[in-house]
Context: one part of a larger RNA
Molecule: small-subunit ribosomal RNA, 5' domain
Organism: Xestospongia muta
RNA sequence: GAGCGAACGCUGGCGGCGUGGAUUAGGCAUGCAAGUUGAACGGGCCUAUCGGAGCUUGCUCCGUGACGGCUAGUAGCGAACGGGUGAGUAACGCGUGAGCAACCUGCCCUGAGGCUGGGAAUAACGUCUGGAAACGGACGCUAAUACCGAAUGUGGUUGUUUUCCCGCAUGGGAGAGCAUCUAAAGGGUUUACCGCCUUGGGAUGGGCUCGCGUCCUAUUAGCUUGUUGGUGAGGUAACGGCUCACCAAGGCAACAAUGGGUAGCCGGUCUGAGAGGAUGUUCGGCCACACUGGGACUGAGACACUGCCCAGACGGCUACGGGCGGCUGCAGUCGAGAAUAUUUGGCAAUGGGGGCAACCCUGACCAUGCGACGCCGCGUGGAGGAUGAAGGCUUUCGAGUUGUAAACUCCUGUGGCAGGGGAAGAAACCUGGGACUUCGGUUUCAGCUGACGGUACCUUGCUAGAAAGCGCCAGCUAACUACGUGCCAGCAGCUGCGGUAAAACGUAGGGCGCAAGCGUUGCUC
Numbered sequence: 001g002a003g004c005g006a007a008c009g010c011u012g013g014c015g016g017c018g019u020g021g022a023u024u025a026g027g028c029a030u031g032c033a034a035g036u037u038g039a040a041c042g043g044g045c046c047u048a049u050c051g052g053a054g055c056u057u058g059c060u061c062c063g064u065g066a067c068g069g070c071u072a073g074u075a076g077c078g079a080a081c082g083g084g085u086g087a088g089u090a091a092c093g094c095g096u097g098a099g100c101a102a103c104c105u106g107c108c109c110u111g112a113g114g115c116u117g118g119g120a121a122u123a124a125c126g127u128c129u130g131g132a133a134a135c136g137g138a139c140g141c142u143a144a145u146a147c148c149g150a151a152u153g154u155g156g157u158u159g160u161u162u163u164c165c166c167g168c169a170u171g172g173g174a175g176a177g178c179a180u181c182u183a184a185a186g187g188g189u190u191u192a193c194c195g196c197c198u199u200g201g202g203a204u205g206g207g208c209u210c211g212c213g214u215c216c217u218a219u220u221a222g223c224u225u226g227u228u229g230g231u232g233a234g235g236u237a238a239c240g241g242c243u244c245a246c247c248a249a250g251g252c253a254a255c256a257a258u259g260g261g262u263a264g265c266c267g268g269u270c271u272g273a274g275a276g277g278a279u280g281u282u283c284g285g286c287c288a289c290a291c292u293g294g295g296a297c298u299g300a301g302a303c304a305c306u307g308c309c310c311a312g313a314c315g316g317c318u319a320c321g322g323g324c325g326g327c328u329g330c331a332g333u334c335g336a337g338a339a340u341a342u343u344u345g346g347c348a349a350u351g352g353g354g355g356c357a358a359c360c361c362u363g364a365c366c367a368u369g370c371g372a373c374g375c376c377g378c379g380u381g382g383a384g385g386a387u388g389a390a391g392g393c394u395u396u397c398g399a400g401u402u403g404u405a406a407a408c409u410c411c412u413g414u415g416g417c418a419g420g421g422g423a424a425g426a427a428a429c430c431u432g433g434g435a436c437u438u439c440g441g442u443u444u445c446a447g448c449u450g451a452c453g454g455u456a457c458c459u460u461g462c463u464a465g466a467a468a469g470c471g472c473c474a475g476c477u478a479a480c481u482a483c484g485u486g487c488c489a490g491c492a493g494c495u496g497c498g499g500u501a502a503a504a505c506g507u508a509g510g511g512c513g514c515a516a517g518c519g520u521u522g523c524u525c
Stems, first nucleotide, its partner, number of pairs: 001525004006521005013378006019371002026334003030331003035077003040074002043071004050063006084289003093214008103206002108202007116150001118148002125140006155182002158179009186194002215261003222252003227249008264286004268279004291312005314325002317322001344367003350364001351362004381411004391402004415463007425452001430447007469514005474495003480509005490497002
């Protein structure tokens, strides 16, 4: 000098864009943060309608109950994304480059083929019943795109025989024969469409392996028994001591093993002419974690933040038998701290989940509020104005300086206040009409939709009116006098100032610097 997720002191007008729990991965009241589908299913409730009765003549009651609405439950998909944090991790964790002839992949795209015929249950519901609650139990009934046999087999699996092609060692691919095992679901606006089953390919996402790189410490020198390898088996989507039995005795290490300390890694960021050094906040990629430790279940995918089970600590409830909870989601609260924000609005946009759709959900997100925390922009007026006013300060008492500064005159309206107009962000989905069509759809016109927000912006009127501070002035280092003080009080980054004329302390006048900031402290280069 530059920089910062900064803090502190003094001061503080506005706007735009960013940014804001770095400490206790400490504890959490409250609300919200993951639902959706009735076009999978049976039921329940409510009505429109219709019928009947009563009459007070436009209401009440009873029945019916939709091609309507709502819905607890069964079922499907989602809940593994999105969001948070950085505790752990020195590791194939990350980065980079390769490999898998050792692998998986729901939804999506594309190709081929199929969807026959049956069965047994179970929630809901009803009856009874236990419990303070949380939550159950027994019996009985019922449906499905829930569950289970059977059939068929384009195909696929496994075994075996065989032909051809290829490779990078194990080997891989395509085809044929035989045997073996193996599918399905319907709904609907009714032949539109949405689904279902088997299988080939793709895309996407993931899993695994390897080369190289990745902090300090030798005042850590030896480490290792599933350890290193083999055979066989189990397990996995898959290779593998991943696990197990047996066999062998190996494996790693001064090219730093093992141990200890510290730390999420990267794209990047800061600095620097660069090389390098430092760093990893926001944003993006990867990883890890979800009260602490362990475990599996479901599923295409988890060993699962707002799922389950066990144990522990902690905190509520309890009828003492028992039961409930997990903000490192968004707000918010306490604590600790130098220190870090609204218990706001909206799904209008973008994106995500479900649904044929309408639509629903979405603290993702978009907005809003707060903080000079940062960067950028603007303003606090402009021009004229000397007899150089007054006041202040200094003075050699002549004057000098503050100083065109003020007053005063003219002007402007960024801004402020008041009034008027008033966005873009919106185009779709959908509805209606038209055109084309390979009948899948494409295209066109109109209508509908804005939290921010009556905001930005434009315009009219009035008004110089609301709006300047902070640090420094001995040298380094731009800027000097007076008074007070008297090695005192104090200053100080270094050198050093202060003991009676202090340009170094304190105050004042003046000056210098930066400016809605200015200084100080901390940290990095």